[in-house]
The part of an RNA shown here (small-subunit ribosomal RNA, 5' domain) has 524 nucleotides and comes from an uncultured bacterium. Its mean pLDDT, the model's own confidence on a scale to 100, is 85.

Context: one part of a larger RNA
RNA sequence: GAUUGAACGCUGGCGGCAUGCCUUACACAUGCAAGUCGGACGGCAGCGCGGGGGCAACCCUGGCGGCGAGUGGCGAACGGGUGAGUAAGACAUCGGAACGUGUCCUGGAGUGGGGGAUAGCCCGGCGAAAGCCGGAUUAAUACCGCAUACGAUCCACGGAUGAAAGCGGGGGACCGAAAGGCCUCGCGCUCAAGGAGCGGCCGAUGGCGGAUUAGCUAGUUGGUGGGGUAAAGGCUCACCAAGGCGACGAUCCGUAGCUGGUCUGAGAGGACGACCAGCCACACUGGGACUGAGACACGGCCCAGACUCCUACGGGAGGCAGCAGUGGGGAAUUUUGGACAAUGGGCGAAAGCCUGAUCCAGCAAUGCCGCGUGUGUGAAGAAGGCCUUCGGGUUGUAAAGCACUUUUGUCCGGAAAGAAAACUUCGUUCCUAAUAGGGAUGGAGGAUGACGGUACCGGAAGAAUAAGCACCGGCUAACUACGUGCCAGCAGCCGCGGUAAUACGUAGGGUGCGAGCGUUAAUC
Numbered sequence: 001g002a003u004u005g006a007a008c009g010c011u012g013g014c015g016g017c018a019u020g021c022c023u024u025a026c027a028c029a030u031g032c033a034a035g036u037c038g039g040a041c042g043g044c045a046g047c048g049c050g051g052g053g054g055c056a057a058c059c060c061u062g063g064c065g066g067c068g069a070g071u072g073g074c075g076a077a078c079g080g081g082u083g084a085g086u087a088a089g090a091c092a093u094c095g096g097a098a099c100g101u102g103u104c105c106u107g108g109a110g111u112g113g114g115g116g117a118u119a120g121c122c123c124g125g126c127g128a129a130a131g132c133c134g135g136a137u138u139a140a141u142a143c144c145g146c147a148u149a150c151g152a153u154c155c156a157c158g159g160a161u162g163a164a165a166g167c168g169g170g171g172g173a174c175c176g177a178a179a180g181g182c183c184u185c186g187c188g189c190u191c192a193a194g195g196a197g198c199g200g201c202c203g204a205u206g207g208c209g210g211a212u213u214a215g216c217u218a219g220u221u222g223g224u225g226g227g228g229u230a231a232a233g234g235c236u237c238a239c240c241a242a243g244g245c246g247a248c249g250a251u252c253c254g255u256a257g258c259u260g261g262u263c264u265g266a267g268a269g270g271a272c273g274a275c276c277a278g279c280c281a282c283a284c285u286g287g288g289a290c291u292g293a294g295a296c297a298c299g300g301c302c303c304a305g306a307c308u309c310c311u312a313c314g315g316g317a318g319g320c321a322g323c324a325g326u327g328g329g330g331a332a333u334u335u336u337g338g339a340c341a342a343u344g345g346g347c348g349a350a351a352g353c354c355u356g357a358u359c360c361a362g363c364a365a366u367g368c369c370g371c372g373u374g375u376g377u378g379a380a381g382a383a384g385g386c387c388u389u390c391g392g393g394u395u396g397u398a399a400a401g402c403a404c405u406u407u408u409g410u411c412c413g414g415a416a417a418g419a420a421a422a423c424u425u426c427g428u429u430c431c432u433a434a435u436a437g438g439g440a441u442g443g444a445g446g447a448u449g450a451c452g453g454u455a456c457c458g459g460a461a462g463a464a465u466a467a468g469c470a471c472c473g474g475c476u477a478a479c480u481a482c483g484u485g486c487c488a489g490c491a492g493c494c495g496c497g498g499u500a501a502u503a504c505g506u507a508g509g510g511u512g513c514g515a516g517c518g519u520u521a522a523u524c
Base pairs, nucleotide, nucleotide: 001524002523003522004521006520007519008518009517010516013371014370015369016368017367018366019364020363021329026327027326028325030324031323032322035074036073037072040071041070043067044066047065048064049063050061051060052059053058081282082281083280091206092205093204094203095202096201099199100198101197104195105194106193108191109190110189111188112146114144115143122135123134124133125132126131152161153160154159166187167186168185169184170183171182174181175180208254209253210252215245216244217243220242221241222240223239224238225237226236227235257279258278259277260276261272262271263270264269284305285304286303287302288301307318308317309316310315335361337360338359339358343357344355345354346353347352374404375403376402377401384395385394386393387392410460411459412458413457414456418451423445424444425443426442427441428440429439430438431437468513469512470511471510472509473494474493475492479508480507481506482505483504489496490495
């Protein structure tokens, strides 16, 4: 000099854009952060409509809109947080072969016929509660057989094994009293194949300190054979052999998430890894599996432990390193805010619902950038202050005065972009019997804004609303007076202060930076 997720002191006008627990991976009150689908299902607690009864209060009724709880599906493995652990099961780069894959895309084959349960509801019981038990009954895209098998798996090559589910819309002919059959469209379901994206696994190379750590190792190193996995493999087990690693630093100890990058530097290098992005690890501590395409799962389960809470003492409940917020620790780090309008995600055919992701607003000079605190004129060089050799000098065109301007602020008025998709509708074209519906493409219409009456624009009055901080002995730009008298004090280094101190304190003046300025800490 540059820099910082900074803090402290003094001071403080505005805007834009960023950033904001670096410490106790300490403990957490409260609210919210993952739901959705009635176009899978039985139903109907509550609400609205319709129907019936009643003078009325009201009662009955799943018929309709819908829908609590429940069965079922998909999601909850994403998104969000943190950096404890980890020196190599991580990360970065480059390679590899023995793998998996829900949803999505492409083309292929199929979607036939049955069955038994069980939640819910009802009845009964236990319990303070959390909750649980028994009985009866019921549905499905829940569950289980049968049939079929282009592929698939096994094979002794003869053969054997093994699937599925329906729901919604429309309708010309035919059948039917109707529902519907039937046809068709859309969404699904099953099987195998290919793909995309994603993930699992293996190897090489690279990136910290210590030798006052020199030897380490028994599933250890390799083989054979079982087992196991989606998959190679001591991954695991039995047996066999005695290997494997190490001064090119094994092992041990300490420290540490890694990277893209960031800061600095002419570079080489050094230091760092906040924010943003990729990967990894963790979710009160330790262990375990279940479900599932995917987890050994932050807001799932089980066990153990510590802690907290409820209790009728028998027994139960909990996990903010999600967003806010509280206590504590600390030099130190924000609101218990708004909205799903946009972007993205989950579910849904859709309308839509959910979304503390996200977008916004609030707080903080924490940082960067921009703007302002007026402009011109004005010498009697006013008054006052300070100094003085008492002549004057300086503050100083500074002020006042005069003439202007109106950024910012205040008031008044207007007022966005961010929002065109979805939706409705009209054409062309493909599927179809079809002017249902769906796909592709083109045109038209009109709805939707948290921010926010914000940005921005116009107008009004009026210099009006806005300057400090550090320093002035040398380094280092900037000097005098008074006070003090080795005292009080200053100080980054050299050093100042013991009676004329440009070094302490105050004042005047000056210098530097400026909504900041200094100090401290830290890095180059």